[in-house]
RNA sequence: AACAGAGUAGAAUCAUGUGCGUUAAGUGCUGGAUGAACGGGGAGUUGUCAUCUGGACGAAAAGGAAUUCUUGCGGUACAUGAUUCGCAUCCCACUGGA
Numbered sequence: 001a002a003c004a005g006a007g008u009a010g011a012a013u014c015a016u017g018u019g020c021g022u023u024a025a026g027u028g029c030u031g032g033a034u035g036a037a038c039g040g041g042g043a044g045u046u047g048u049c050a051u052c053u054g055g056a057c058g059a060a061a062a063g064g065a066a067u068u069c070u071u072g073c074g075g076u077a078c079a080u081g082a083u084u085c086g087c088a089u090c091c092c093a094c095u096g097g098a
Base pairs, nucleotide, nucleotide: 003096004095005094010085011084012083013082014081015080016079017078018077019076020074021073022072029055030054031053032052033051034050035049036048040092041091042090043089061071062070063069064068
């Protein structure tokens, strides 16, 4: 020196719990605007996410009873746990190579 490796934010699925909706919001698809994050350092996308605002599509209720409860349903929200995956990419640093 080649080469190999470690590590993040986070993501997906499942389980549990607490909610929300079932008078249809949310989820999923999509146009626009703004912003944010992206291994220890720097840069960083046509990728990711968030907020705002449009468009298309679109649903599963049932039973008790006393104004709420139960059982369901929703590609539903959040939290926790488990498993799997995990810097788009570039440079440097780190460990092995030694």

A computed fold for a 98-nucleotide RNA, annotated as THF (Tetrahydrofolate) riboswitch aptamer.
It was read from a public genome assembly, where an Rfam model found it.